[in-house]
Large-subunit ribosomal RNA, domain I from a terrestrial metagenome, 508 nucleotides, folded computationally. Its mean pLDDT, the model's own confidence on a scale to 100, is 83. Its Rfam family is "Bacterial large subunit ribosomal RNA".
Context: one part of a larger RNA
RNA sequence: UGCAUGGGGUGGAUGCCUUGGCGAUGACAGGCGAAGAAAGACGUGGCAGCCUGCGAAAAGCUGCGGGGAGCUGGCAAACGAGCAUUGAUCCGCAGAUAUCUGAAUGGGGAAACCCAACCCGCAAGGGUUACUUUCUGCUGAAUACAUAGGCAGGAUAGAGCGAACCUCCUGAACUGAAACAUCUCAGUAGGGAGAGGAACAGAAAUCAACCGAGAUUCCGAAAGUAGUGGCGAGCGAAAUCGGAGAAGCCGUUACGAUUUAGCCAUCGAGUUAGCCGAACACUCUGGAAAGGGUGGCCGCAGCGGGUGAUAGCCCCGUAGGCGAAAACGACGUGGUGGAACUAAGCGUAAGACAAGUAGGGCGGGACACGAGAAAUCCUGUCUGAAGAUGGGGGGACCAUCCUCCAAGGCUAAAUACUCGUCAUCGACCGAUAGUGAACCAGUACCGUGAGGGAAAGGCGAAAAGAACCCCGGAAGGGGAGUGAAAUAGAGCCUGAAACCGCAUGCAU
Numbered sequence: 001u002g003c004a005u006g007g008g009g010u011g012g013a014u015g016c017c018u019u020g021g022c023g024a025u026g027a028c029a030g031g032c033g034a035a036g037a038a039a040g041a042c043g044u045g046g047c048a049g050c051c052u053g054c055g056a057a058a059a060g061c062u063g064c065g066g067g068g069a070g071c072u073g074g075c076a077a078a079c080g081a082g083c084a085u086u087g088a089u090c091c092g093c094a095g096a097u098a099u100c101u102g103a104a105u106g107g108g109g110a111a112a113c114c115c116a117a118c119c120c121g122c123a124a125g126g127g128u129u130a131c132u133u134u135c136u137g138c139u140g141a142a143u144a145c146a147u148a149g150g151c152a153g154g155a156u157a158g159a160g161c162g163a164a165c166c167u168c169c170u171g172a173a174c175u176g177a178a179a180c181a182u183c184u185c186a187g188u189a190g191g192g193a194g195a196g197g198a199a200c201a202g203a204a205a206u207c208a209a210c211c212g213a214g215a216u217u218c219c220g221a222a223a224g225u226a227g228u229g230g231c232g233a234g235c236g237a238a239a240u241c242g243g244a245g246a247a248g249c250c251g252u253u254a255c256g257a258u259u260u261a262g263c264c265a266u267c268g269a270g271u272u273a274g275c276c277g278a279a280c281a282c283u284c285u286g287g288a289a290a291g292g293g294u295g296g297c298c299g300c301a302g303c304g305g306g307u308g309a310u311a312g313c314c315c316c317g318u319a320g321g322c323g324a325a326a327a328c329g330a331c332g333u334g335g336u337g338g339a340a341c342u343a344a345g346c347g348u349a350a351g352a353c354a355a356g357u358a359g360g361g362c363g364g365g366a367c368a369c370g371a372g373a374a375a376u377c378c379u380g381u382c383u384g385a386a387g388a389u390g391g392g393g394g395g396a397c398c399a400u401c402c403u404c405c406a407a408g409g410c411u412a413a414a415u416a417c418u419c420g421u422c423a424u425c426g427a428c429c430g431a432u433a434g435u436g437a438a439c440c441a442g443u444a445c446c447g448u449g450a451g452g453g454a455a456a457g458g459c460g461a462a463a464a465g466a467a468c469c470c471c472g473g474a475a476g477g478g479g480a481g482u483g484a485a486a487u488a489g490a491g492c493c494u495g496a497a498a499c500c501g502c503a504u505g506c507a508u
Stems, first nucleotide, its partner, number of pairs: 001507006008500002015493001016458002020429002022426007029418002031161002039101003042055003046079001049075003061095006070083003106115003116129005131158002133155007165196001166194005176183001180230001206213002217244005227235002248410003252350005262336005270328003274322003280295005296313002298302001304316003359383008369395001390405005445452002465492001468479004
């Protein structure tokens, strides 16, 4: 030095576990905000670093309910001081307080800071003062009346935030075409505006085909069909049928009646705390019984979790029942009201039936349809009718025929989504997986910044977390003790491999 065996170190794979994720189903909710939000800064505890809670009334205050023996949140014990059957801590509802920043709104500003005016008050202190819109009042030009403008007051008006879904406006490129320009990707991504719990659309100037249907939306088929297309790559309908769901209406004036909406009252399903809730003992092994044995019991409850191993009958629960002072509140009932309200009631009468519109030329765009034989829809520009004896459409166009009535408006449901709440589930993951994040993670750290972005779980049933002695400066170790186990001793379950010592044997 090599090989082999044994026993260790290092290391953290594997197995097992789960507080965290992922994906669904059902129900709810679908908003919060000038009555100051979301998000924060700074404070706040007897001692107080961080998290959580809260706000100078500061881990809290008041009232009303629930509950019933301990409590003063967590990491996280100890000490100290207290509270509590005269009902605390805790849970629910309602209220009070709620610093500073932030739409931030008295002015300013490099967010959490600086500086004001006026009113009330002895003071401490409190209040008002942004902009826009709208209403009212007072003023008030050129310019006589007026109007514009100005000032003041009123408004629970707007402003900002929020995951996706929705509508509108704007709008790429990579890519594909095996290159590339029309085309495609795609009206996608991105940007902007706005709304709602859904949005949009919507009661035929629609389709159809000589038969007829009868608003819209969504799903299945028709159908990858008819078409369109450097007829390339590709794009790609509709009629019709079957389903989901169905709902229709209004307008101007006058008159009339009462049933609507709204408002008020009442009823109170349900939601926001909770409560009751069946049935087991002995024995054996063991550190421990829920395991084995023996004999029972309950079951509208043998879902699930915990308990020193595997528990229907030990605990929490589960099935099944019950429950609200307070807040919210579906449906229903009564009263009021008299058609208001961007849905809509009825009757009678007068009447009305939408013009720079329809259409046309030129240029674009949308329609599955790329100018094509190109109808239909929108319109930048130039034009420009008719008036129900009228007008539009039926894919150039014309006739016949059929069918509708544009240029005003409203409308539930079926449909889309899930930041979130509750319940339930999984031939989903199990710490290099599953969220980036099971752990104080959008943290540490990196970057001027936009932004990027980790690693890191496990003693034991219970800390019983090793008193005391010895070596040592300590670290560490040896005894002793605890424990079932300490090669379970504290980055402690299991503890693979690489790698490194030690002992022994053999070889050199």